[in-house]
RNA sequence: CGGAUGCCGUCGCCUAAUCGCCGUACGGCGAGCCGGGGAACCACGUACCUGGGGUGCAUCCGCGUCACGCGGUAGGGAUCUUCCGUCCCGAACCCGUCAGCUAACCCGGUCGGCGGCUGACGGAAGGAAUG
Numbered sequence: 001c002g003g004a005u006g007c008c009g010u011c012g013c014c015u016a017a018u019c020g021c022c023g024u025a026c027g028g029c030g031a032g033c034c035g036g037g038g039a040a041c042c043a044c045g046u047a048c049c050u051g052g053g054g055u056g057c058a059u060c061c062g063c064g065u066c067a068c069g070c071g072g073u074a075g076g077g078a079u080c081u082u083c084c085g086u087c088c089c090g091a092a093c094c095c096g097u098c099a100g101c102u103a104a105c106c107c108g109g110u111c112g113g114c115g116g117c118u119g120a121c122g123g124a125a126g127g128a129a130u131g
Stems, first nucleotide, its partner, number of pairs: 010116005018031005032110006042100001051098001052095004060072004075089004080126006
């Protein structure tokens, strides 16, 4: 001098997942935010087969040597917004035979993953702030 990694601080991004207080810590409480259950009205209303439902963008289709493998795809993300191009993701988990909607009411969650050389990508339009 250059590179890689880790930690702390700081400024940001995705997400409901932030803020405040108490506590040595584990954690607890409250606010905000998110989700579920749960009347009337409304909706639904037969039989058989198949259990069904929920969080989440993460569902569905095809192929298959059945390796949750391969190729697509609804959908989500790429740092002010929209569109186009391009790229990435397209997981995981919970309830336990039970859930339409739903006032009162009840319950739960508030994790995690990244960026600040090389993808905070390229183009077009618009907006905001500053001078």
RNAcentral holds the sequence, with entries from Rfam. The RNA shown here (c-di-AMP riboswitch aptamer (ydaO/yuaA leader)) has 131 nucleotides and comes from Micromonospora sp. Llam0. NCBI's taxonomy places the organism under Bacteria, Bacillati, Actinomycetota, Micromonosporaceae, Micromonospora. Of the family's consensus pairs, 92% are formed in the model. It matches the Rfam family "c-di-AMP riboswitch aptamer (ydaO/yuaA leader)". Gene Ontology terms of the family: regulation of gene expression and cyclic-di-AMP binding.